[in-house]
């Protein structure tokens, strides 16, 4: 300086050490705490939506985020059915491929190309939602 991301800016106060000083203090930097602005997220009415019946092994539900979903494979774990030593089904873990979706480039759009397609949180509870209430303002990379 640039990229992903809401993650930027201003003020107050304390500490550190640097420069200047008319010794009163001032300037710039770093860190901790606090307040505010901007940005981001959650909860939360009317109205609207959902709220029907039957079966079902397994399986609560929800949020941030682009990060969802599908097929296949090996072994393992849990459960069920049949069976009698194996077969089938459901869920989970792992691996490989693809995919909804997302990012980057170059004046712009599309395409192409490259990359991502994670992780975490709430704790049995939450649809939307005005007023109102609460929280975040990090981290990673070139």
């Nucleotide at each position: 300086c640039g990229c992903c991301g809401a993650g930027u800016c201003g003020c107050c106060c304390g500490c550190g050490a640097c420069c200047u000083u008319c010794c009163g203090a001032g300037g710039a930097c770093g860190c901790a705490g606090g307040c505010g602005a901007g940005c981001c997220g959650g909860g939360g009415a009317c109205c609207c939506a959902c709220c029907g019946c039957a079966g079902u092994a397994c399986u609560g539900g929800g949020g941030u985020g682009a990060a969802u979903c599908c097929c296949g494979c090996u072994c393992c774990c849990g459960g069920g059915c049949g069976c009698a030593c194996c077969g089938c089904c459901c869920g989970g873990c792992g691996c490989a491929g693809g995919u909804a979706g997302g990012g980057c480039c170059g004046c712009u759009u599309c395409c192409c190309g490259c990359c991502c397609g994670a992780a975490c949180c709430c704790g049995u509870c939450a649809g939307c939602u005005a007023a109102c209430c609460c929280g975040g303002u990090a981290g990673g990379c070139g």